RNAcentral holds the sequence, with entries from Rfam. This is a predicted structure of a 104-nucleotide RNA (SAM-I/IV (S-adenosyl methionine) riboswitch aptamer) from Tsuneonella litorea. NCBI's taxonomy places the organism under Bacteria, Pseudomonadati, Pseudomonadota, Erythrobacteraceae, Tsuneonella. Model confidence (mean pLDDT): 75 of 100. The model forms 84% of the base pairs in the Rfam consensus. Rfam family: SAM-I/IV (S-adenosyl methionine) riboswitch aptamer. Rfam 15.1 lists 567 matches to the family in 508 species. Gene Ontology terms of the family: S-adenosylmethionine metabolic process and regulation of gene expression.

Formats: sequence, C1' cells, structure tokens
RNA sequence: CUCCAUCAUCAAGAGCAGGCUUACGCCUCGCCAACCUGUCCGCCCGGAUAAGGUGGUUUCCGUUCUCACGGGAUGUGGCCGACACGGCAACGCGCGGGCUUCGG
Repeated sequence: CUCCAUCAUCAAGAGCAGGCUUACGCCUCGCCAACCUGUCCGCCCGGAUAAGGUGGUUUCCGUUCUCACGGGAUGUGGCCGACACGGCAACGCGCGGGCUUCGG
C1' cells in the first nucleotide's frame, strides 16, 4: 500500500441551488448527520464542537421457526513525498466526573 475480516449504524434528518453530459452520471456550493481525525485534555469515561476526511441529501432487500437469519449499503481519517526511524493541514471562544508520573 492492497485485500479480507471484526465492530458500529441502516430510526430520524437534510436542495424549488448552479454547471457539465446524448445518456449513465459527474463537479461546485449549501444542508443533514457525527463513523474516523483534530480541539477542549497528560490519561480514562461521558460530553461538546463541526475545522480535516467520509457518507447522505430519490432506497435497504429477502427469508422466516420473528425481532432472528442471510444478503446489501456506509464508516472504521486525509494530503505531500526523493517512499525516509520523512513531512503537512485541521479557526476563535470553549465542559463534567475520575486518575495522575503534575506533562493539564
């Protein structure tokens, strides 16, 4: 780096936007959401935020001994690179409880 797997969710929510394409579809922006990264925080749990990266913004489907099984979808950070025990970005304000080697 690639692939597979694990785990989590599939409730709700969100565009009368612009552009491209014969079409399929794609791009930009907005919005929804909060899966990962970042920040609050030295560590843990919970929480917040919505900056970086996804996803979404027209759907889950089938079976069945019924809340289970099978399949499917999305996530399980991103970028540069001479691929190195190399590097870069992630605004301002801004939590609760606990632990602590006090780095907060």